[in-house]
Record summary
The RNA shown here (SAM riboswitch aptamer (S box leader)) has 114 nucleotides and comes from Paenibacillus turpanensis. Its Rfam family is "SAM riboswitch aptamer (S box leader)". From the family's description: The SAM riboswitch is found upstream of a number of genes which code for proteins involved in methionine or cysteine biosynthesis in Gram-positive bacteria. The family has 457 seed sequences and 9,625 matches in Rfam 15.1.

Formats: sequence, structure tokens, C1' cells
RNA sequence: UUCUUAUCCAGAGAGGCGGAGGGACAGGCCCGAUGAAGCCCGGCAACCGGUAUUGCUGCUGCAAUACGUCAUGGUGCCAAUUCCUCAGAACGACAACGUUCUGGCAGAUGAGAA
Repeated sequence: UUCUUAUCCAGAGAGGCGGAGGGACAGGCCCGAUGAAGCCCGGCAACCGGUAUUGCUGCUGCAAUACGUCAUGGUGCCAAUUCCUCAGAACGACAACGUUCUGGCAGAUGAGAA
């Protein structure tokens, strides 16, 4: 970097350094000197892992469930739903518009593979 797969309506500081930018891209709309990014500390708790119990077993392992009082195991995350955006359907008498459901695109993160 590419592919597969799961998840993305919950959660997370009035701290220190730092100084103007940030929210992936584009358009919006926002956040920001009542201080952005970044770094440190702090925090959150999803995936994998771990532990326990139960079941199966060709005894090596496999599966289900529970546990974060396992968070000094690995990664991740800490404005706004992934901030919104596309298509179809239903409903709201209704075009606009809104709500719900389904599907899709892009992206993020984990796990696996090349």
C1' cells in the first nucleotide's frame, strides 16, 4: 500500500507547555486569543488479547457466556451521529422540507491476509 471482515446515535480534564489554526477530501456548517494544531500529564472503554464458568472433543484444542475490581497486555479514542451531504421506500394531505427504515459511496479503528 492492497484485499477480507466487524464496528462507527454511548463514553472521555475549567491541567501544564505551546502559540494559529482545526473539524480526512469538496461544498456547507461549525470550533478556535474565554486560546487551534502539536507535545506532556489526565481520562474513556471498543477490538484483539487475558481470566473465569459451562459444553464439545480424536485431549490438542474449539465454542458459548460472564468479567475492566484484567485498563502497568497490544492497538485505539477523548466538540458537534463518522458534524451534515448519495439513492430508494414509507409516513407527515404535500413540491420544498422533516422523520423513520433499507441500501450505497468515502473515511476511521480493530482483527486477519497478501
The prediction has a mean pLDDT of 81.